This is a predicted structure of a 476-nucleotide part of an RNA (small-subunit ribosomal RNA, 3' major domain) from Astragalus membranaceus. Lineage of the source: Eukaryota > Viridiplantae > rosids > Fabaceae > Astragalus.
Context: one part of a larger RNA
RNA sequence: UGAUGGGGGACCGCACAAGCGGUGGAGCAUGUGGUUUAAUUCGAUGCAAAGCGAAGAACCUUACCAGGGCUUGACAUGCCGCGAAUCCUCUUGAAAGAGAGGAGUGCCUUCGGGAACGCAGACACAGGUGGUGCAUGGCUGUCGUCAGCUCGUGCCGUGAGGUGUUAGGUUAAGUCCCGCAACGAGCGCAACCCUCGUGUUUAGUUACCAAUGUUUAGUUUGGAACCCUGAACAUACUGCUGGUGAUAAGCCGGAGGAAGGUGCGGAUGACGUCAAGUCAUCAUGCCCCUUAUGCCCUGGACGACACACGUGCUACAAUGGACGGAACAAAGGAUCGCGACCCCGCGAGGGUGAGCUAACUUCAAAAAAUCGUCCUCAUUUCGGAUUGUAGGCUACAACUUGCCUACAUGAAGCCGGAAUCGCUAGUAAUCACCGGUCAGCCUUAUGGCGGUGAAUUCGUUCUUGGGCCUUGUACA
Numbered sequence: 001u002g003a004u005g006g007g008g009g010a011c012c013g014c015a016c017a018a019g020c021g022g023u024g025g026a027g028c029a030u031g032u033g034g035u036u037u038a039a040u041u042c043g044a045u046g047c048a049a050a051g052c053g054a055a056g057a058a059c060c061u062u063a064c065c066a067g068g069g070c071u072u073g074a075c076a077u078g079c080c081g082c083g084a085a086u087c088c089u090c091u092u093g094a095a096a097g098a099g100a101g102g103a104g105u106g107c108c109u110u111c112g113g114g115a116a117c118g119c120a121g122a123c124a125c126a127g128g129u130g131g132u133g134c135a136u137g138g139c140u141g142u143c144g145u146c147a148g149c150u151c152g153u154g155c156c157g158u159g160a161g162g163u164g165u166u167a168g169g170u171u172a173a174g175u176c177c178c179g180c181a182a183c184g185a186g187c188g189c190a191a192c193c194c195u196c197g198u199g200u201u202u203a204g205u206u207a208c209c210a211a212u213g214u215u216u217a218g219u220u221u222g223g224a225a226c227c228c229u230g231a232a233c234a235u236a237c238u239g240c241u242g243g244u245g246a247u248a249a250g251c252c253g254g255a256g257g258a259a260g261g262u263g264c265g266g267a268u269g270a271c272g273u274c275a276a277g278u279c280a281u282c283a284u285g286c287c288c289c290u291u292a293u294g295c296c297c298u299g300g301a302c303g304a305c306a307c308a309c310g311u312g313c314u315a316c317a318a319u320g321g322a323c324g325g326a327a328c329a330a331a332g333g334a335u336c337g338c339g340a341c342c343c344c345g346c347g348a349g350g351g352u353g354a355g356c357u358a359a360c361u362u363c364a365a366a367a368a369a370u371c372g373u374c375c376u377c378a379u380u381u382c383g384g385a386u387u388g389u390a391g392g393c394u395a396c397a398a399c400u401u402g403c404c405u406a407c408a409u410g411a412a413g414c415c416g417g418a419a420u421c422g423c424u425a426g427u428a429a430u431c432a433c434c435g436g437u438c439a440g441c442c443u444u445a446u447g448g449c450g451g452u453g454a455a456u457u458c459g460u461u462c463u464u465g466g467g468c469c470u471u472g473u474a475c476a
Base pairs, nucleotide, nucleotide: 001476002475003473004472005471007470008469009468011466012465013464015460016459019423020422021421022420023419026314027313028312029311030310031309032308033307034305035304042053043052064300065299066298067297068296069295070294073125077124078123079121081119082118083117086103087102088101089100090099091098092097107114108113127289128288130287131286132285136283137282138278139277140276141274143272148187149186150185151184152183153182154163155162156161168177169176193266194265196263198234199233200232201231202230203229204228208223209222210221211220237260240254241253242252243251244250316416320375321374322373323372324371325370332363333362334361337356338355342351343350344349382413387408388407389406390405391404392403393402429452430451431450433448434447
């Protein structure tokens, strides 16, 4: 100087407390371990691995296994020879591939040939999701959006170092004030950026309003007030005011205001820590393979199943379930696409195909809420697992191993031990909606969007994490 202490002081955080809802028990989904297997490809392992890489494993993907094949190779550059390329048919084969036959001659040209492409040959080489993340770059997680981490000069100390950065206040903040052998500065904090909230100006189509019209609409005419959309600007700064404070920084209250003290939310992540993670995104040193650890193909596996763990969904019901009537969103996607109306089907869906490159058309029905009827406390009109039958869709193909529909079947489960998690307001809880990946899909996830909409916070004794000052130390 650090690290550390069941030392001390002062402080903060959904850390505890006060509350609300979960997990842990059940069924299912999904990931992991383990076991099994020809293979169950690989990586990730306390917080900070485990609905993670994977924003989509039937083939492909695919890296794994079995089998069938290739050896200058699926791909790149260089040399030489032949043929333009290309297309069709047949045989064999699981396919890859192998064999045979036929059609066909293009473009440029100095007529020598050349460009592109195919086949054959020899060699330089290609190739490797093989190893090492403890050789690395890049990227990322984490402490932590915590308030810290440093430097120049000066001063102090023999020196390692200290001072500044500590003290008194204050702040979300090393934020600011004040004092001080320090004076300044840098990376962080804050601000600048995006979004939401208010207003003004401007612009009015596909959006809005009025009239006409209509079952409802479309349509037509007019308008620029409102709504809305896009752009530009304004607005909030403790600016004003009372108290308090040291006449400071600030704190408490008030006014005005759409908004008040960082207005809400996001993006933004200092010096560093963990030889943290990634050689399988990519790049890369070294090592290793080179008729194979490379390449092509078919089938299988990644989906196994006594079990253990994590993350979720659905429930166990009456604040509910079923049926019927009738409302109210936001934000998105769409031409290899979204697909209206109409017809067929109980339905999934099928047929036809208008419109839409979208404020125009479409996905699209919002659901919970509300009104009426039934159920009346029961393993039930709760719950929906599992299973059977019959179908639909995508795809060359749905057995291993897809999703959906109808009918039938109707399991566990009656609120969950020890323990443990999330959350302070439009939040929790609850309810639907959208999209990316994508032929199809295991969707509930992650991401976004709105509807309904709480309770509680005395406070810092304790638990836990963090930073500051001080102190002890057989630690470095």
The coordinates come from a structure-prediction model, not an experiment, and the mean pLDDT is 81.